[in-house]
RNA sequence: UCGUUAUCCAGAGUGGUGGAGGGACUGGCCCGAUGAAGCCCGGCAACCGUCCGAUCCGGAAUCACAGAUUCCGGGAGGGAAAUGGUGCCAAUUCCUGCUGCGCCUGCGGGUGUGGAGAGAUAAGGA
Numbered sequence: 001u002c003g004u005u006a007u008c009c010a011g012a013g014u015g016g017u018g019g020a021g022g023g024a025c026u027g028g029c030c031c032g033a034u035g036a037a038g039c040c041c042g043g044c045a046a047c048c049g050u051c052c053g054a055u056c057c058g059g060a061a062u063c064a065c066a067g068a069u070u071c072c073g074g075g076a077g078g079g080a081a082a083u084g085g086u087g088c089c090a091a092u093u094c095c096u097g098c099u100g101c102g103c104c105u106g107c108g109g110g111u112g113u114g115g116a117g118a119g120a121u122a123a124g125g126a
Base pairs, nucleotide, nucleotide: 001126002125004123005122006121007120008119013041015040016039017038021031022030023029025097027095028094042089043088044087047085048084050080051079052078056074057073058072059071060070061069062068063067093118098115099114100113101112102111103110104109
C1' cells in the first nucleotide's frame, strides 16, 4: 500500500502543558482565547492476548466393565480481570455526497426509511 472479516445511536476529566486551530474529504453545520491541535497525567471500552469454562466435543488409561472414575486436549452467540498489544474520550461515523421505496412540492427540490459508497478501529492475509 492492497484485499478480507467484524463493529461504528452506549461509554470516557471543572487536571497539567501548550498556544490557534479542530471536527478525514465535498457541501453544510458546529467546536475553539470562558483556550483548538499536539504532549503528559487521568478515564472509557473490551477487538486481540490472558484466565475460567458447560447438563459440550475429542482422545487415553483404570475398574467391581449394559456402566463408572481419572487424566490429557479442545471449547460457546458463555463468564472474569484489566498488570500485556492496540483503540477511543463534543455533536449517531455531527449531517451530507450514489441509489430504491413512501410522503410533500411553487418541479428547483424537501422529508422519512432501506441499501451502496467513503471513512474510522481491530484482527487475519498478500
SAM riboswitch aptamer (S box leader) from Desmospora activa DSM 45169, 126 nucleotides, folded computationally. Of the family's consensus pairs, 97% are formed in the model. Lineage of the source: Bacteria > Bacillota > Caryophanales > Thermoactinomycetaceae > Desmospora activa. The prediction has a mean pLDDT of 83.